[in-house]
RNA sequence: GGGGUCGUAGCUCAGUCGGGAGAGCGUGUCGUUCGCAAUGACAAGGUCGGGGGUUCAAUUCCCCCCGGCUCCA
Numbered sequence: 001g002g003g004g005u006c007g008u009a010g011c012u013c014a015g016u017c018g019g020g021a022g023a024g025c026g027u028g029u030c031g032u033u034c035g036c037a038a039u040g041a042c043a044a045g046g047u048c049g050g051g052g053g054u055u056c057a058a059u060u061c062c063c064c065c066c067g068g069c070u071c072c073a
Base pairs, nucleotide, nucleotide: 001072002071003070004069005068006067007066010025011024012023013022019056027043028042029041030040031039032038049065050064051063052062053061
């Protein structure tokens, strides 16, 4: 330098007819217990890496850039 792939909640990750942003763990509150652990309910928590384009509408399609992993030279 060129190719591929990944970037979504604090962490690990789902999310293909383009229209609802989600799960587990973690955190907070309440209940059960003498207490802890465990468990149940509820809640908070997200610029969907950044910018631009297409569209009535973009995490989802197209382009550029940034970062991680990997292959080739």
Model confidence (mean pLDDT): 82 of 100.
This is a predicted structure of a 73-nucleotide RNA (transfer RNA) from a Paracoccaceae bacterium.
The sequence was found in a public genome assembly.
It matches the Rfam family "tRNA". By type it is a transfer RNA. Rfam links the family to the GO term triplet codon-amino acid adaptor activity.